[in-house]
RNA sequence: AGAGUUUGAUCCUGGCUCAGAACGAACGCUGGCGGCAGGCUUAACACAUGCAAGUCGAACGAGAAGCCGGUCUUCGGAAAACUACUUAGUGGCGCACGGGUGAGUAACGCGUGGGGACCUACCAUUUUGUGGGGGAUAACUAUUGGAAACGAUAGCUAAUACCGCAUACGCCCUUCGGGGGAAAGAUUUAUCGCAGAAUGAUGGACCAGCGUCAGAUUAGCUAGUUGGUGAGGUAAGAGCUCACCAAGGCAACGAUCAGUAGCUGGUUUGAGAGGAUGAUCAGCCACACUGGGACUGAGACACGGCCCAGACUCCUACGGGAGGCAGCAGUGGGGAAUAUUGCGCAAUGGGGGAAACCCUGACGCAGCCAUGCCGCGUGAGUGAAGAAGGCCUUAGGGUUGUAAAACUCUUUCAGAUGUGAAGAUGAUGACGGUAACAUCAGAAGAAGCACCGGCUAACUCCGUGCCAGCAGCCGCGGUAAUACGGAGGGUGCUAGCGUUGUUCGGAUUUACUGGGCGUAAAGGGCGCGUAGGCGGAUGUAUCAGUCAGAGGUGAAAGCCCCGGGCUUAACCUGGGAAUUGCCUCAUAAACUCCUGGUCUAGAGUUCGAGAGAGGUGAGUGGAAUUCCGAGUGUAGAGGUGAAAUUCGUAGAUAUUCGGAGGAACACCAGUGGCGAAGGCGGCUCACUGGUUCGAUACUGACGCUGAGGUGCGAAAGCGUGGGGAGCAAACAGGAUUAGAUACCCUGGUAGUCCACGCCGUAAACGAUGAAUUGCCAGUCGUCGGGUAGCAUGCUAUUCGGUGACACACCUAACGGAUUAAGCAUUCGGCCUGGGGAGUACGGUCGCAAGAUUAAAACUCAAAGGAAUUGACGGGGGCCCGCACAAGCGGUGGAGCAUGUGGUUUAAUUCGAAGCAACGCGCAGAACCUUACCAACCCUUGACAUACCUGUCGUAGUUACCAGAGAUGGUUUCGUCAGUUCGGCUGGACAGGAUACAGGUGCUGCAUGGCUGUCGUCAGCUCGUGUCGUGAGAUGUUCGGUUAAGUCCGGCAACGAGCGCAACCCACAUCUUUAGUUGCCAGCAGUUCGGCUGGGCACUCUAAAGAAACUGCCCGUGAUAAGCCGGAGGAAGGUGGGGAUGACGUCAAGUCAUCAUGGCCCUUACGGGUUGGGCUACACACGUGCUACAAUGGCAGUGACAAUGGGUUAAUCCCAAAAAACUGUCUCAGUUCGGAUUGGGGUCUGCAACUCGACCCCAUGAAGUCGGAAUCGCUAGUAAUCGCGGAACAGCAUGCCGCGGUGAAUACGUUCCCGGGCCUUGUACACACCGCCCGUCACACCAUGGGAGUUGGUUCUACCCGAAGGCGUUGGGCUAACCCCUCGGGGAGGCAAGCGGCCACGGUAGGAUUAGCGACUGGGGUGAAGUCGUAACAAGGUAACC
Repeated sequence: AGAGUUUGAUCCUGGCUCAGAACGAACGCUGGCGGCAGGCUUAACACAUGCAAGUCGAACGAGAAGCCGGUCUUCGGAAAACUACUUAGUGGCGCACGGGUGAGUAACGCGUGGGGACCUACCAUUUUGUGGGGGAUAACUAUUGGAAACGAUAGCUAAUACCGCAUACGCCCUUCGGGGGAAAGAUUUAUCGCAGAAUGAUGGACCAGCGUCAGAUUAGCUAGUUGGUGAGGUAAGAGCUCACCAAGGCAACGAUCAGUAGCUGGUUUGAGAGGAUGAUCAGCCACACUGGGACUGAGACACGGCCCAGACUCCUACGGGAGGCAGCAGUGGGGAAUAUUGCGCAAUGGGGGAAACCCUGACGCAGCCAUGCCGCGUGAGUGAAGAAGGCCUUAGGGUUGUAAAACUCUUUCAGAUGUGAAGAUGAUGACGGUAACAUCAGAAGAAGCACCGGCUAACUCCGUGCCAGCAGCCGCGGUAAUACGGAGGGUGCUAGCGUUGUUCGGAUUUACUGGGCGUAAAGGGCGCGUAGGCGGAUGUAUCAGUCAGAGGUGAAAGCCCCGGGCUUAACCUGGGAAUUGCCUCAUAAACUCCUGGUCUAGAGUUCGAGAGAGGUGAGUGGAAUUCCGAGUGUAGAGGUGAAAUUCGUAGAUAUUCGGAGGAACACCAGUGGCGAAGGCGGCUCACUGGUUCGAUACUGACGCUGAGGUGCGAAAGCGUGGGGAGCAAACAGGAUUAGAUACCCUGGUAGUCCACGCCGUAAACGAUGAAUUGCCAGUCGUCGGGUAGCAUGCUAUUCGGUGACACACCUAACGGAUUAAGCAUUCGGCCUGGGGAGUACGGUCGCAAGAUUAAAACUCAAAGGAAUUGACGGGGGCCCGCACAAGCGGUGGAGCAUGUGGUUUAAUUCGAAGCAACGCGCAGAACCUUACCAACCCUUGACAUACCUGUCGUAGUUACCAGAGAUGGUUUCGUCAGUUCGGCUGGACAGGAUACAGGUGCUGCAUGGCUGUCGUCAGCUCGUGUCGUGAGAUGUUCGGUUAAGUCCGGCAACGAGCGCAACCCACAUCUUUAGUUGCCAGCAGUUCGGCUGGGCACUCUAAAGAAACUGCCCGUGAUAAGCCGGAGGAAGGUGGGGAUGACGUCAAGUCAUCAUGGCCCUUACGGGUUGGGCUACACACGUGCUACAAUGGCAGUGACAAUGGGUUAAUCCCAAAAAACUGUCUCAGUUCGGAUUGGGGUCUGCAACUCGACCCCAUGAAGUCGGAAUCGCUAGUAAUCGCGGAACAGCAUGCCGCGGUGAAUACGUUCCCGGGCCUUGUACACACCGCCCGUCACACCAUGGGAGUUGGUUCUACCCGAAGGCGUUGGGCUAACCCCUCGGGGAGGCAAGCGGCCACGGUAGGAUUAGCGACUGGGGUGAAGUCGUAACAAGGUAACC
């Protein structure tokens, strides 16, 4: 520090995901040791049992074992005193600390820095005192109630318990005269105490500044509420409380309400700013079963105290009582989950005590747990036959791997034995016989987990076969899975490793640092304007912001730095730094604010001119449509792609005249004008807003923006009342269509128009907020003014609008570019993945329609922008092709042949499937072929290699028998080959056993090779350069031209390659060479046959050459390429034909030509034999043959070929037909046509039954030129005529070739099909056989409404009123003190009554929130469902709001 993922690829936007760190964690697998830490995050759920707060005898009474023996003694003992102890009691101090928990609390609760009106036991300092009295009461004794808890009555008694009196340095109150108020002793000579007061320290209480979660779908809240006066109350200020008075107080800088939450130091992450968090440790707060209350006390409204109410649990004799682990252990429960009912007060600290000491689950230790951090170990060295085994393999080897074994060492840790601390400043050690040290034995006791497709380090085999499974994202798995499972190997970490969960990071993905808004999400429809924010120039003053400094504080711990201590580290510890903050003091005065002046550049006013569909109202004009009346006139009109509905003989349409009525304003008219936007268009008048230019003077920042607010706001729609010509939702009819609730047509109502009132939305768009004499190159138009010059209609210039192009710059690109989307500033609006959804609920507005504000659950890994290359378009342009057209001949109808489908069958073997399968594989199925079927046989096999044994008188063969045959049995014949002549070499055969053979079995979607097709179409690419962020572009586009990316010209391109063309083959012309088996012009012979001599001239043969190149001429074109015409020439513009097939497409075809991976069969899916089948036959299709006849049939005559074959260059043989001539037939199912069938033969062959071809005689079917549709062909072509060949025993209408005869037509490119180039649109890229929308049906999921129903919270009103404080009454009781007449009274207290406050509880009514809910609404997701085809191309009616 980044990476993966949208696409065919690219850039961008944007989300999702990953790599890191952390944890009080949990789970899975595994587990040696030690140190240091940590350990109920859930039920503030309920708790058995034990312990967690006592202590003081030097405050007191009492009891009493023991000791002693002073004193007395009757020597038995008695009693005082003394010492230690004490269960209980009086009294003092403590119990308000320590320990636990986080329920509540959004608060002065916490944090931070301050303030003044306070209290503070014990402690410290100072000061003054400590005199003299009194009455009780527990304990105890007696009686007594009760089950118990616990009491009741009577009597006795002490104090540092309680109460007066005296005193008062200081203290308190005061009307300033005065008044009030203390104390305690113990013990034995030294202290500890006690009382009043002052000061300090410590601790606490109160106030207020700043900070402290999210919600506005919570906008108003508040009656003790805000303030005042007076009183009460408190330790103390205060509505803290009360009486009266006033009507305030809080709130958009978020009151109130509802939700959530203890706060902080810190912790964690991060570069930081921030974010998340608040376990352990530390500070503060709150709480102690739930709610309320006070008492005591210095301190509590009190965790281990009290009272009351409630719930729960326990005891009970049923009358009544007891309890509170959120202390330490522990139990149950909950939960994914969290420990011992341990030891000790030895240390530290706390309480009491004068002290010894006692208490202390605080604390110190130990136990459990890999929960975390840190450290150590599980051995070290040598060791190649690179062992064995495993795995892989191309079978050679590779790898595990120096790894092991083996040899030589060591002993950390664990184990055994012995010694044995520090922690203790005198004694005292739980830990603990622990740490540590020494000795001993032996490599001995000690390694796992995850991963290995990319991200992300690490690869192979087997199994599985869209199954099982994996997965953080992308995605793997459908027979060769580096992605599943196993194995081998590897990678990573290591006593741990993975997974899950959570937080931060990456994420600049909420952007303060540090983002955006033309098209990706995002500019409010537009003005005015309130609050707020921001604001021109220049002095003065001030110092709030700002800057620098000092002081205080920012607890400790933690983080960081430098050291120190444990063997190291973690850990502990000393010092420093830091703590970015707050407060106070004080400095500076530039900038901002504030105060008070001045100015004129912003803004505004005045005067003079101007332009304009700016607005409102009134009036008015002509054209046109429709309707009405009248005239002329006659059969149609109208409408459409074509029609029909419709109108018309009752007179339409057309035409002429007159009239009525409503609406809209042609031309001018223009990226012209005006307005803030919506919008505004005949003409005139009235009223009126804004704006521009010019000029001087004036005001003097008066400005900009603008949350809320308010006004305007197209069309449609709504209300009331008018109006209604045309147009026209709905609706009706006619068409179209598979349907057509549409598009088209004929009608037609709301509406459109006017007035008034609503609505408040639009793709309200420049998809672009407003503003700033702000700044930043230009050019060319246009509108409205001004100025200057003169050629008086031009030029120059300036201000204000409105456009086009273009530089810098910006942008993802497209594009923008002085009218910015550039560079800056100010204010305001809006965005944060797609869908759900601009939806639900709630609120506000509206008559309604609806508008506005505006979520969540759930779901996906994308959705999107711009540009690129293709492909496609019922887009455009150009061009080509037997593509159409023009022609000729066919197919489709008949019969037959042949192939296919289908059907049939035991089998009808298999493959080929639009063009590009179908007379195709098959250049030839009677057996064979043959792969299929039936039956019968064989099992190392019909064939190959290797091994063993045997034979070579073998192998084989003849004949016979059985059998359908294979085969079996018997039998006849039968001297292997080579040789260097050495029984030397080789071979063959038979038998046996095992490796193996064999497979036309599967997969052409695992493959090679070969082939088809687009297409013989003109295309397909590369190097360098240039352009672009990039995919890519350029070149290859453009203007011409060509059959051609053929050539020329131009051009940021210049070149090149594969294709085109040419080179190749044969044909057409000529020459040379050569003449046999070829030829015969001339000569001779002749049996008349080039037969012979002879000749090679010609034909021909077969070798080498020549020839054609737009070379020449005219015209045209651009002076080019080329094109047109012509000449010459055998041939003329590639001369005709062939071979030749670019990059690629179709997972095209072939595993049955062959080869081959993998899988499958192995007495069978292999091999052999006989017979059958591939030849079936209701039917459908393709390709052909023969015909339907007179351009013909039949009969006769009849000439000329070429290729090729036969063993061979031509001899020879195989061999013509149509044509032509003559005759006949005369339009008919025929002398056409020949199918079919009967009979007889021939040939091939072991064999023609299934199932061959041909010949003869006889028979003589359909068919009279073929519907829709469709095929071939542009010249020696079509058409027509025959001939040859391959394979083959035989079989041709097929195929491959050959020659003979030999046409017609092409205006042309509108249309159909295919193709090429350019361009355009695209939501397609598997590429239109694409993509994709909605209803319906089914399943699942979350959610809204919902009669209601069940809870929670809260508010208002009323009722009830425990305990307790307060107030009050004073009738019952009453030791101290006072008075007294001694009877009593007073003060005070207790009990009781009453009042007020108030917890729990109750009644009624709201508000809010959560759960459930018959039924119902839409939404989402799902495999191949149904119906259509709305969108993407002009998507077939342009789309959209």
Predicted 3D model of a 1441-nucleotide RNA (small-subunit ribosomal RNA) from an uncultured prokaryote. The sequence is in RNAcentral, with records from ENA. The prediction has a mean pLDDT of 83. It matches the Rfam family "Bacterial small subunit ribosomal RNA".